[in-house]
This is a predicted structure of a 72-nucleotide RNA (transfer RNA) from a Patescibacteria group bacterium. Rfam family: tRNA. Rfam classes the family as a transfer RNA. Model confidence (mean pLDDT): 82 of 100.
């Protein structure tokens, strides 16, 4: 330099055009206990950036930046 794949919450994963983006673990608060733990209830937290297509984009298209793999 060329080709290809990936990106969603602190982490691991769903949602593949539709209405408020959902779960588990973790964090925090409460209950629980003499204390701690187990267990239970609750709270907050995310679509890499920009543009386009569409009535509607996490999903489709383009550009850019980043990461993985292959070729040279």
């Nucleotide at each position: 330099g060329c080709c290809u794949c990936c990106g969603u919450a602190g982490u691991u994963c769903a949602a593949u055009g539709g209405a408020u983006a959902g779960a588990a673990c973790a964090a925090c608060c409460c209950c629980g206990u003499c204390c701690u733990a187990a267990g239970g209830g609750g709270u907050a937290a995310a679509u890499g950036a920009c543009u386009g297509u569409u009535c509607g984009a996490u999903u489709c298209a383009g550009u850019c930046a980043g990461g993985g793999g292959g070729c040279a």

The sequence is in RNAcentral, with records from ENA.
NCBI's taxonomy places the organism under Bacteria, Bacteria candidate phyla.